[in-house]
Context: one part of a larger RNA
């Protein structure tokens, strides 16, 4: 030195744990901000480093409710001194205060958290100072002024009102790629995908037929399953892919513009008409309405409708909490407490006997508890603020037949031609857009895949419209053949920390004594670490580098060999 046994020292696998995460389903709520947000800087306690909480009234202030014995937040005890049954501490609610940055907004600054005004009122108040209050922009409205330039317009002040930033996804709209696939690669494909922009709401968006059908009929729009991988498209390659129908969820239909009628204002002139704007009525549609001229019918504080908007409002909900069976009665100690004659430190466990159950979901207590604790099933609650709400009132809203007139029914529109886009459709219908042309007025006009005809159908160039649909930062509850500390989030732990990095940006590690601290007084060795008595304690081989405590390393002692 090697094997190989024992024992041990180091190491932190393993098993056992869970305060954390994942993934969901129900419900709530769907926003905060100039009345200064989000998210920060500083400060803020007797004695305070760091979180939390709070703002110079700073772990706090008022009031109201709740609750009913302690409280004076957490690492984290401690010293001091305070508060509470005249009800603290604590929980809702709802007001007060609320430093300085941030949109940051009087002006400056950019090294954010800092500097320096000005108008106005205050502080005995003239100077200084110091406190309160106003003073950005940009959009609208009105108002005052007011050039070149005679009205006038630009400029230019002032008042009122909005709006600016932030958010995790879902929507809407302007822009829009490329790896990639076509086994290469341009048309295609990824794909209107990420990505950037604007803007909305709790939902967006769409939406009440110039829409499909097929000679029959449907009747807004959205959302789902089917149709259907069908018809199609497509270097017919890769590939991409409807819709009509039918079944369902939902269910809802309205207002303008113009005819024509008043009325106000200007302006023109043939002084009572035109003519333009404004406002009021009037009216909204395809079996054409609808106006104006005649008739006739109903109604007219009636009834009927309402998504509007206000007031009322039974009640419902959220936003603290309360009550709650079950181990028998009395006494006496104890007390959370069926027994103890088993184990066992420790009874929930075994054994023995009861009981309750609208309650045997689950969590805690010294093992494994319906019946100790807190819930639990079942009931109960709100001075205050939120949200819905039945019904009620106010309000608002709208008839109809014939028979004439032919006024009226949305123009650079439709449509045509090229050019592109977007539809399964890469064109040749449709529907948008560009640049060119450009009608018709109901005897009118679009569609029905070029295109005519016939026939059938709707009626474009103005709007608004619940509900079925999406999505989950946020809060409650519950649920997992989901993970258990190299796993589940990057983070179970003071983490987006600590480190890196000039920045954008990168981004960790690190949970366990023990039921209780009972956390080892005293003694002995050593400067001390550290160990040895002694006590604790079920157990220190549970002793703070603390449950177990694998291997690798590294030791000590013994075979064995060389």
């Nucleotide at each position: 030195g090697g094997c190989g046994g024992a024992c041990g020292g180091u190491g932190g696998a393993u098993g056992c744990c869970u305060u954390g995460g994942c993934a969901g389903c129900u419900g709530g709520a769907g926003g905060c901000g100039a009345u200064g947000a989000a998210g920060g800087g500083c400060g803020u306690g007797g004695c305070a480093g760091a979180c939390u909480g709070c703002g110079a009234u700073a772990a706090g202030c008022c009031a109201c409710g709740g609750g009913g014995a302690g409280c004076c937040g957490u690492c984290g005890a401690g010293c001091a001194g305070g508060c509470u049954u005249u009800g603290a501490u604590c929980c809702g609610u709802g007001g007060a205060u609320g430093c300085c940055c941030g949109a940051a907004u009087g002006g400056g600054g950019u090294a954010a958290a800092c500097c320096c005004a000005c108008c106005g009122c205050g502080u005995g108040g003239a100077a200084g100072a110091c406190g309160c209050g106003g003073u950005a922009u940009c959009u609208c409205u009105c108002c005052c002024u007011g050039a070149a330039u005679c009205c006038a317009u630009a400029g230019g002040g002032g008042a009122g009102a909005g709006a600016g930033g932030c958010g995790a996804a879902c929507c809407c709209g302007g822009g829009g790629a490329a790896g990639u696939g076509a086994a290469g690669c341009a048309u295609c494909u990824c794909a209107g995908u990420a990505c950037c922009c604007g803007g909305a709401g709790g939902a967006a968006a769409a939406g009440a037929a110039a829409u499909c059908a097929a000679c029959c009929g449907a009747g807004a729009u959205u959302c789902c399953g089917u149709c259907a991988g069908u018809a199609g498209c497509g270097g017919c390659g890769a590939g991409c892919g409807a819709a009509c129908g039918c079944g369902g969820a939902a269910g809802a239909g309205c207002c303008u513009a113009a005819a024509c009628c008043c009325u106000u204002a200007u302006a023109g002139c043939u002084u009572g008409c035109u003519a333009u704007a404004a406002g009021g009525g009037g009216g909204u549609u395809g079996c054409a309405g609808g106006g104006c001229g005649g008739u006739c019918c109903c109604a007219u504080u009636a009834a009927c409708a309402g998504a509007u908007u206000c007031g009322c409002g039974a009640g419902u909900u959220c936003u603290a909490g309360c009550c709650g069976a079950a181990c028998c009665g009395c006494u006496a100690g104890c007390a959370a407490a069926g027994u103890c004659a088993c184990u066992g430190g420790a009874a929930a466990g075994a054994g023995c006997g009861a009981c309750c159950a609208g309650a045997g979901a689950g969590g805690g207590u010294g093992a494994u508890a319906g019946u100790c604790c807190c819930g639990u099933a079942g009931g109960c609650g709100a001075a205050a603020g939120g949200a819905c709400g039945a019904g009620c009132g106010a309000c608002u809203g709208g008839g109809g037949g014939c028979c004439g007139u032919a006024c009226c029914u949305a123009a650079g529109u439709a449509g045509c031609g090229u050019c592109g886009u977007a539809c399964c459709c890469g064109u040749g219908u449709u529907a948008c857009g560009g640049c060119g042309u450009g009608a018709a007025g109901c005897u009118g006009g679009g569609a029905g895949g070029a295109c005519c005809a016939c026939c059938u159908u709707c009626c474009a160039a103005g709007g608004c419209u619940a509900a079925a649909u999406a999505c989950u930062a946020c809060c409650a509850g519950c649920u997992g053949a989901c993970c258990g500390a190299u796993a589940g989030u990057g983070g179970a732990c003071c983490a987006g920390u600590a480190c890196c990095g000039c920045g954008a940006g990168g981004g960790a590690a690190c949970g366990g004594u023990g039921a209780a601290a009972a956390g080892a007084a005293c003694c002995c060795c050593g400067g001390a670490a550290g160990g040895g008595g002694a006590g604790u304690g079920a157990a220190a081989g549970a002793g703070a580098a603390c449950c177990u405590g694998a291997a690798a390393c590294c030791g000590u002692c013994c075979g064995c060999u060389c």